Small-subunit ribosomal RNA, central domain from a metagenome, 350 nucleotides, folded computationally. RNAcentral holds the full RNA, with entries from SILVA.
Context: one part of a larger RNA
RNA sequence: UUGGGCGUAAAGGGCAUGUAGGCGGACUAAUUAGUCAGAUGUGAAAGCCCGGGGCUUAACCCUGGAAGUGCAUUUGAAACAGUUAGUCUUGAGUACGGUAGAGGAAAGCGGAAUUCCUGGUGUAGAGGUGAAAUUCGUAGAUAUCAGGAGGAACACCGAUGGCGAAGGCAGCUUUCUGGUCCGAUACUGACGCUAAUAUGCGAAGGCGUGGGGAGCAAACAGGAUUAGAUACCCUGGUAGUCCACGCAGUAAACGAUGUUCACUAGGUGUAGCAGGUAUUAAAAUUUGCUGUGCCGCAGCUAACGCAUUAAGUGAACCGCCUGGGGAGUACGGUCGCAAGAUUAAAACUC
Numbered sequence: 001u002u003g004g005g006c007g008u009a010a011a012g013g014g015c016a017u018g019u020a021g022g023c024g025g026a027c028u029a030a031u032u033a034g035u036c037a038g039a040u041g042u043g044a045a046a047g048c049c050c051g052g053g054g055c056u057u058a059a060c061c062c063u064g065g066a067a068g069u070g071c072a073u074u075u076g077a078a079a080c081a082g083u084u085a086g087u088c089u090u091g092a093g094u095a096c097g098g099u100a101g102a103g104g105a106a107a108g109c110g111g112a113a114u115u116c117c118u119g120g121u122g123u124a125g126a127g128g129u130g131a132a133a134u135u136c137g138u139a140g141a142u143a144u145c146a147g148g149a150g151g152a153a154c155a156c157c158g159a160u161g162g163c164g165a166a167g168g169c170a171g172c173u174u175u176c177u178g179g180u181c182c183g184a185u186a187c188u189g190a191c192g193c194u195a196a197u198a199u200g201c202g203a204a205g206g207c208g209u210g211g212g213g214a215g216c217a218a219a220c221a222g223g224a225u226u227a228g229a230u231a232c233c234c235u236g237g238u239a240g241u242c243c244a245c246g247c248a249g250u251a252a253a254c255g256a257u258g259u260u261c262a263c264u265a266g267g268u269g270u271a272g273c274a275g276g277u278a279u280u281a282a283a284a285u286u287u288g289c290u291g292u293g294c295c296g297c298a299g300c301u302a303a304c305g306c307a308u309u310a311a312g313u314g315a316a317c318c319g320c321c322u323g324g325g326g327a328g329u330a331c332g333g334u335c336g337c338a339a340g341a342u343u344a345a346a347a348c349u350c
Stems, first nucleotide, its partner, number of pairs: 003322004007304002012318001014201004021194003025088008034080001035077008049065006091191001092188004096183003103177007110154001115149007125136002162169002206247006215241002220236004258317006266295012299306002323350003332343004
């Protein structure tokens, strides 16, 4: 490289936007560098293959043919494919009317709880554990009542639920804002799919500057436990956790399952929209589309299992894998304040 693969054996990029490139709907006409057919030239000799001949045979040698799947020139074909021109509406999109939602950003507001402070009541314990102790408390703790401060998180609703490309998103209100879905028409007329490089987003932890700091809590200290205990348990406790602006760019970033399109039995939940039935209305019931679950046939799978939300059957494009270790390491490059990230071997060894 080919081939074969990528849910769990090695392997889907964390996610998106999108450039080049690759691929691309229906009809008509023209054209012909792709494609197909014919002709001519060439494709050295030897060899290979076929026929014939010569050494007693064979190897070997001689001779004739074929082949040489190619290239060039030329003559045609026009289905496919490309190009050009024209047309179309099914793909894609726009307008219109609705629609549910923790989708995003900013501002404001709220109650419960923890902690702290002040005051009242009140007295000897409280706390903690398997048991204890460190710890707090007669300088009045714990408990309880009232008032105040401050930060963080939003019980119930809450769900096998919803939204988002992913990360993720949950008290309430307002403002700004993205996308989905449904309906009936009208319009544009292939404007599409994928996507190397690139660009943007990207949990937690970490870093920089400035704030903030209630609770929790790496590090750290002490008490226990233990043979020891640099742990598990307990009492404390600093970074951090929170906010603003930057950096970082990684996760079991998981559905361990790339994106898009088409096709292929059903059953049963649930959510949104639209329509029908019946009804005063609601509830109910039913159909369609869209999302999200469970079960299950064919088929697939090494099995487990997947099964119209495919891991089934096909198509387009991208990414990735190629025995274990060495190693996601070294060196070099790029990025970063650093931590490090990314790209990424070999010797050697089994």